Predicted 3D model of a 103-nucleotide RNA (SAM riboswitch aptamer (S box leader)). The sequence was found by an Rfam model in a public genome assembly.
């Protein structure tokens, strides 16, 4: 790479090197960026998927490791169904994203 499962609510930023784009991918809208994007380093910090304790489930507390993450609700719209006076609202798809296992 592929595939299973769960979750996609909340939550948490300074510095430093860069120096021009980013919000996953198209396509339109929309948002942010030189008062510094995105990358990469140091710090720090949020979360609790694996983890550690309570023997073990369950639960509960936790936070040294392993990962992830620290503007914007996976920015909205596409596909389906339901609703609405309505371009409204709601829900599930489908992709993505994150963990653990598998391969």
């Nucleotide at each position: 790479c592929c595939g299973u499962u769960a979750u996609c609510a909340a939550g948490a930023a300074a510095g430093g090197c860069u120096g021009a784009g980013g919000g996953a991918u198209u396509a339109g809208a929309c948002c942010c960026a030189u008062u510094g994007a995105a990358g990469c380093c140091u710090u720090a910090g949020c979360a609790a998927c694996c983890c550690u304790a309570c023997a073990c489930c369950c639960g509960u507390a936790g936070a040294a490791g392993g990962u992830g993450c620290u503007a914007c609700g996976u920015u909205c719209u596409a596909c389906c169904g339901a609703u609405u006076c309505a371009u409204u609202u709601c829900g599930g798809g489908c992709a993505g994203a994150u963990a653990a296992c598998c391969c």